[in-house]
Context: one part of a larger RNA
This record gives sequence, structure tokens and C1' cells, in this order.
RNA sequence: CUGGGCAUAAAGGGCUCGUAGGCGGUGGCGUAAGUCAGUUGUGAAAGCCCUUGGCCUAACCAAGGAAGUGCAGCUGAUACUGCGUGACUAGAGUGCAGGAGGGGAGAGCGGAACUCUUGGUGGAGCGGUGAAAUGCGUUGAUAUCAGGGGGAACGCCGGUGGCGAAAGCGGCUCUCUGGCCUGUACCUGACGCUGAGGAGCGAAAGCUAGGGGAGCAAACGGGAUUAGAUACCCCGGUAGUCCUAGCCGUAAACGAUGGGCACUAAGUAGAGGGCUCUCUGAUGGACUCUCUGCCGAAGCAAAUGUAUUAAGUGCCCCGCCUGGGGAGUACGGUCGCAAGGCUGAAACUC
Repeated sequence: CUGGGCAUAAAGGGCUCGUAGGCGGUGGCGUAAGUCAGUUGUGAAAGCCCUUGGCCUAACCAAGGAAGUGCAGCUGAUACUGCGUGACUAGAGUGCAGGAGGGGAGAGCGGAACUCUUGGUGGAGCGGUGAAAUGCGUUGAUAUCAGGGGGAACGCCGGUGGCGAAAGCGGCUCUCUGGCCUGUACCUGACGCUGAGGAGCGAAAGCUAGGGGAGCAAACGGGAUUAGAUACCCCGGUAGUCCUAGCCGUAAACGAUGGGCACUAAGUAGAGGGCUCUCUGAUGGACUCUCUGCCGAAGCAAAUGUAUUAAGUGCCCCGCCUGGGGAGUACGGUCGCAAGGCUGAAACUC
């Protein structure tokens, strides 16, 4: 390299957009580049292969043939691919009429809890644990009532419920805004799929600057436990957690399952629409589109399992794997303020 693979054995890029490239719907005409056929030339000689001949034979040598899967020219073929042209509407997109939603951004508002604080009541404990102690409390705690301040998170509803490309999104209202679904079939007329590089987004932690800081809480201090206890338990507690602006770019970023299209048994539940019939209506049933689950035939699979949301059957494009350790290390490059990220070996060893 090929073959073979990537849910769990090594292997799907965290996600999206998109450049080049690869691939690409229906029918007509033209062309004849790919493709196919015929023919001509060429494909040095020697060698290999075949036939014959020369040395007693063989090796060896000589002659003739074949082959040289290739290239070029010419003449044709036109199914498929390409190119050109004109046409179509089933792919894709637009319009119109409706629909659901914690999708995103900004602003404002709310209640419960917590904590601090002021005042009242009250008077000895509170707190904490397996049991305790550290801790708090007569300078009046805990408890309780009233007032005020503050920050963070939004109980019930809440749901194998919804939305989003993923990360993720949950109190209420307003403003701005993205996507999706259904119906219609108005318009465009292949405008499509994928996507090396590239760009953007990207939990938590971490970093820079400025704010904020109630609760929680790495580090740290103390009390216990213990042989010890740099822990588990308890009392404290700083970064951080929150906001603004900017970095970082990672994760068991998981469905450990890349994207698109088509096809391939039933059953059952939920969510959002449509249509039609019964019915006054609520509603119920049949049909239909989209989404989310469970179960399961065939098939697939080493098995577990998966099974119209495929890990089935096919096609197109991208990424990735090639024994374990060494090692996601070293070196180099590149990005970053740093932490570090990305790319990524070898010796040696089993």
C1' cells in the first nucleotide's frame, strides 16, 4: 500500500457553517474527451515462451515465430460518464395560511429560603456527632416577633415531556431574534449531498482586568477517629462559585454509534400539527405528517445486543484504526499571559 475494520475488542473529529475537491434527479438534441470495436504504425537487440536446426548429449549457440497486457494515428459505435445547449418538477429552496416550544440576547419585576443588621419578648443554654470535642452564648446566644439590607438559585407544575448543531436551556413580564412542524402547491428550476484546509460556537475548572460576595466551598486552621489519618465525620474558612470585558479550547464533550439519501414485519406509549366522520359540545374513533420512548420478526453480530431513531440492505462524501508498554512522552513546529492545547516519534522492552 492493499485487504479488513471503527456501540462495548485499536478506531467517529465535541458541534456547526463552509472553500477546494469528490459525488450528483427526469427526458431531448449536439459533441465524441472518458469508454468500446476495427485497422495502421510503433513497442531496438539480447533474454523469457513456442517451433526447428548446429556441436555425440546437455549447458551453449543459430534461425523463425509468438509475446511485449503499452503508446500514437486513422475509421467507426453512442448505452453509460463528461462537455455544450435547450426543456421539466418528484430533490432543494421561496411565497402564503396556521402551530408548539426551559432555543438565543437584553431590560424590568416577584415570592420562598438563607445570611447580616436594628428593635421587642425571653433568660441558659445552643450547635454538632456513632459518641464527643473544637465552636457560639449572661457584652444576652439558640428560639420567637417586627423593620431594614444583601447575594445567589428559581420549589410545586416537571413528565424515558419540550427546545437547541453540540456545549446546553426551567420563577414572571416586555423588547429584539434563530430554527423547527403542519397545510397549500404560488414561484425558482438541480440552485443538491459531503466537506481536506479554514472560520465560528464550545460544560466545568483555570487565567487577566474591574466589580460583587448571601450560601456553598479546593487550599488552609482547629476538633475528633486511628497504630498513623496530610482522609472519610465535626467547627471554621480563602480562592472560586455570581456580573462585565477578554483569554483558555479541554471532558466518560457518550447513544462510548460522523453526515446525507433510498429501501426493509407487526405491537404499544407519549409530544406537536393536519384531515374527515359520529356528536350540540366537551370528547372519542379511523386516516395522515413530524418528533420522542418501550417491546420485538427477519437480517446483522463473537456475544451482549441492535432492529424504520439499525449496529439491516445499498449508494455518496469526510474523519479515524493497524499488538501491549515506552507515550499522548521527547524533539521540532504552531497557538496561549500562564496553566497548557494541537500536531506527534524513536531507542529499548514484552

RNAcentral holds the full RNA, with entries from SILVA.
The part of an RNA shown here (small-subunit ribosomal RNA, central domain) has 350 nucleotides and comes from a metagenome.
The coordinates come from a structure-prediction model, not an experiment, and the mean pLDDT is 87.